[in-house]
A computed fold for a 75-nucleotide RNA from a Candidatus Sericytochromatia bacterium, annotated as transfer RNA.
The organism belongs to Candidatus Sericytochromatia, within Bacteria.
It matches the Rfam family "tRNA". The family's RNA type in Rfam is transfer RNA.
Model confidence (mean pLDDT): 81 of 100.

RNA sequence: UGGGGUGUUGCCAAGUGGUAAGGCAUCGGAUUCUGAUUCCGACAUGCGUAGGUUCAAUCCCUACCACCCCAGCCA
Numbered sequence: 001u002g003g004g005g006u007g008u009u010g011c012c013a014a015g016u017g018g019u020a021a022g023g024c025a026u027c028g029g030a031u032u033c034u035g036a037u038u039c040c041g042a043c044a045u046g047c048g049u050a051g052g053u054u055c056a057a058u059c060c061c062u063a064c065c066a067c068c069c070c071a072g073c074c075a
Stems, first nucleotide, its partner, number of pairs: 001071007010024003018055001026042005048064005
């Protein structure tokens, strides 16, 4: 430098045009002498960034950014 892949909550991760499941963690409560376990509840106003298309975008298109893989160049 070129090609490809990935980017979703603190972590993992589903969803891929009709408006974000689940698990862990965290917080509040119940239970308990206390803690653990167990149970109940809460927890994304938005999906890397910026534009575009659309009635409607995490999803489609474009550019960029970050990371990973492959190839090439220089040393």